This is a predicted structure of a 73-nucleotide RNA (transfer RNA) from uncultured Rubrobacter sp.
The sequence is in RNAcentral, with records from MGnify.
Rfam family: tRNA. Rfam links the family to the GO term triplet codon-amino acid adaptor activity. It is annotated as a transfer RNA.
The organism belongs to Rubrobacter, within Bacteria.
Its mean pLDDT, the model's own confidence on a scale to 100, is 81.
RNA sequence: UGCGGAGUGGAGCAACAGGUAGCUCGUCAGGCUCAUAUCCUGAAGGUUGCGGGUUCGAGUCCCGCCUCCGCGA
Numbered sequence: 001u002g003c004g005g006a007g008u009g010g011a012g013c014a015a016c017a018g019g020u021a022g023c024u025c026g027u028c029a030g031g032c033u034c035a036u037a038u039c040c041u042g043a044a045g046g047u048u049g050c051g052g053g054u055u056c057g058a059g060u061c062c063c064g065c066c067u068c069c070g071c072g073a
Base pairs, nucleotide, nucleotide: 001072002071003070004069005068006067007066010025011024012023013022019056027043028042029041030040031039049065050064051063052062053061
């Protein structure tokens, strides 16, 4: 310096043709138990890396920037 990939709750990942942002684990509360764990039920927690654009509507499409990974020089 060029190319490609990635960035979404605390962690790991989905969401595809643009239409209410979900799953597992974890956390909290309740149930069960003599008790703990397991198991069951419920809840909290996200301005989708940042800024702009397109659109009635953007995690998704376009532009710029930042960070990480890989390839090349």